Model confidence (mean pLDDT): 81 of 100. The RNA shown here (transfer RNA) has 72 nucleotides and comes from bacterium CG10_46_32.
[in-house]
RNA sequence: GCCGCUAUCGUCUAAUGGUUAGGACGCCAGGUUCUCAUCCUGGUAAUCGGGGUUCGAUUCCCCGUAGCGGUA
Repeated sequence: GCCGCUAUCGUCUAAUGGUUAGGACGCCAGGUUCUCAUCCUGGUAAUCGGGGUUCGAUUCCCCGUAGCGGUA
């Protein structure tokens, strides 16, 4: 250089064009406990950037960025 894959809450991970963008852990608050821990309830916070297609895009297309792999 060329080819391929990946990018979603703080972390891990779902979502086959119409989801309130879900779950686990974490964190915060409350309950329970003499206190801590455990346990229970509630809350918190996300689609890598730009453009295109579409009535509608996390999802499809193009360009870029970052990471990983392959190739001489």
Record summary
Rfam family: tRNA. Its family is annotated with triplet codon-amino acid adaptor activity in the Gene Ontology. Rfam classes the family as a transfer RNA.